[in-house]
RNA sequence: GCGGGUGUCGUUCAAUGGCAGGACACAACCUUCCCAAGGUUGGGAUGAGGGUUCGAUUCCCUUCACCCGCU
Numbered sequence: 001g002c003g004g005g006u007g008u009c010g011u012u013c014a015a016u017g018g019c020a021g022g023a024c025a026c027a028a029c030c031u032u033c034c035c036a037a038g039g040u041u042g043g044g045a046u047g048a049g050g051g052u053u054c055g056a057u058u059c060c061c062u063u064c065a066c067c068c069g070c071u
Stems, first nucleotide, its partner, number of pairs: 001070007010024004018054001026042005047063005
């Protein structure tokens, strides 16, 4: 330099154009003499910029980071 892949809460994983969800973690409360375990509730995310579309995590382009291969 060329080609391919991945990018979603703190972590890990879903969501094949139509309200972004689960688990763990975190906070409050319940339970308990206390802790742990358990239960209820709550907060929090689509790497960035553009395009297509009534509507984009999803499709297209550029870019950034990481991984793999070729040279």